The RNA shown here (Bacterial RNase P class A) has 355 nucleotides and comes from Microbacterium sp. NC79. Its Rfam family is "Bacterial RNase P class A". Rfam describes the family as follows. Ribonuclease P (RNase P) is a ubiquitous endoribonuclease, found in archaea, bacteria and eukarya as well as chloroplasts and mitochondria. The family's RNA type in Rfam is ribozyme. Rfam links the family to the GO terms ribonuclease P activity, dimeric ribonuclease P complex and tRNA processing. It is recorded under the gene name rnpB. RNAcentral holds the sequence, with entries from ENA. The coordinates come from a structure-prediction model, not an experiment, and the mean pLDDT is 77.
[in-house]
RNA sequence: UGGGUCGGCUAGACGGUCGCGUUGCGGGUAACCGCACCGAGGAACGUCCGGGCUCCGCAGGGCAGGACGGUGGGUAACGCCCACCCGGAGAAAUCCGCGAGAUAGUGCCACAGAGAGUAGACCGCCGAGCAUGCUCGGUAAGGGUGAAAGGGUGGUGUAAGAGACCACCGGGGUCAUGGUGACAUGACUCGCGAGGUAAACCUCGUCCGGAGCAAGACCAGACAGGGGAUGUUGACGCGGCUCGCCGAGUCCCCGGGUAGGUUGCUAGAGCGCUACGGCAACGUCGCGCCGAGAGAGAUGGCCGUCAGAGGGAGUAAUCCCCGAACAGAACCCGGCGUAUCGGCCGACCCAUUCC
Numbered sequence: 001u002g003g004g005u006c007g008g009c010u011a012g013a014c015g016g017u018c019g020c021g022u023u024g025c026g027g028g029u030a031a032c033c034g035c036a037c038c039g040a041g042g043a044a045c046g047u048c049c050g051g052g053c054u055c056c057g058c059a060g061g062g063c064a065g066g067a068c069g070g071u072g073g074g075u076a077a078c079g080c081c082c083a084c085c086c087g088g089a090g091a092a093a094u095c096c097g098c099g100a101g102a103u104a105g106u107g108c109c110a111c112a113g114a115g116a117g118u119a120g121a122c123c124g125c126c127g128a129g130c131a132u133g134c135u136c137g138g139u140a141a142g143g144g145u146g147a148a149a150g151g152g153u154g155g156u157g158u159a160a161g162a163g164a165c166c167a168c169c170g171g172g173g174u175c176a177u178g179g180u181g182a183c184a185u186g187a188c189u190c191g192c193g194a195g196g197u198a199a200a201c202c203u204c205g206u207c208c209g210g211a212g213c214a215a216g217a218c219c220a221g222a223c224a225g226g227g228g229a230u231g232u233u234g235a236c237g238c239g240g241c242u243c244g245c246c247g248a249g250u251c252c253c254c255g256g257g258u259a260g261g262u263u264g265c266u267a268g269a270g271c272g273c274u275a276c277g278g279c280a281a282c283g284u285c286g287c288g289c290c291g292a293g294a295g296a297g298a299u300g301g302c303c304g305u306c307a308g309a310g311g312g313a314g315u316a317a318u319c320c321c322c323g324a325a326c327a328g329a330a331c332c333c334g335g336c337g338u339a340u341c342g343g344c345c346g347a348c349c350c351a352u353u354c355c
Base pairs, nucleotide, nucleotide: 001351002350003349004348005347006346007345008344009343010342012306013305014304015303016302017301018300020039021038023036024035025034026033027032041326045337046336048335049334050333051332052331053212054211055210056209060243061242062241063240065208066207067206068205069204070084071083072082073081074080085099086097087096088095089094100203101202105201106200107197108196109195122143123142124139125138126137127136128135129134130133151169152168153167154166155165156164170192171190172189173188174187175186176185177184178183216263217262218261219260225254226253227252228251229250230249237245270289271288272287273286275284276283277282310321311320312319313318
């Protein structure tokens, strides 16, 4: 310098002017007026997960159902994050994995091919017979088909071959060492018939009450009840079924009134910084800060300046250009996924060049 990989940051500032909203202060009988502070995000989007919070008398047991799936840690919790293990890709940094079980069972492996569950002889090789290309026998090392042909390479052996036997590799088992563990390494041993697939059904292990701020609480106010079914031989009781518990209403149809106000509603599993612990995620102590709370739903427009960052010209001073995409709070928070303008910073890998 070029290419690549991974991680992080930013989302303008100031002044003036006009306009909007909460809160506070002051004035005003009130309507309202004045002043001050503050006023959309890195994803606020998706609503895909997990919770806080509220309610259901307890939220009990079982079945069914759902989710997750290497090991260990973090966290309020998670399907999230961190570290490590194994496997795969890459030259590497790094990235990927629906990562338990195929000897519990069921299913599937089309077509091609001789044969795809303990399968199989098409071509070929060898032997015998003879009618010279046919029959019989042996073989599965070579070839072909296929995604895959039932361990691999080399040798011994054989008529020709074959784990038939041997060496090494692979695989199973046992033991030792290291590690919290997944696992790794080593030694010994066994010729080792029995493929793949569970993001197929299934089995195993772990976890899971439900509904949701339109949850709920309070205040004010209004009205008109009628008919029926069922229930102490047990109704109702917040996903389904069932057991248990509880103990009096519950449900259906027709009809009437109300839809107002307050609250929940923003000081938090909050943010920032140092130190310490930890490989890290993160945790602890200390110090500091307070950042919209609307209610049919505000948070805006214009002007000027500086330019934060970037580009161009110029020796320089300086000048010129550009300057926003995705997007819009609604109880709150932790993640994941998706969209995206202008940029910036750092680390690592590879190649090349110079000192």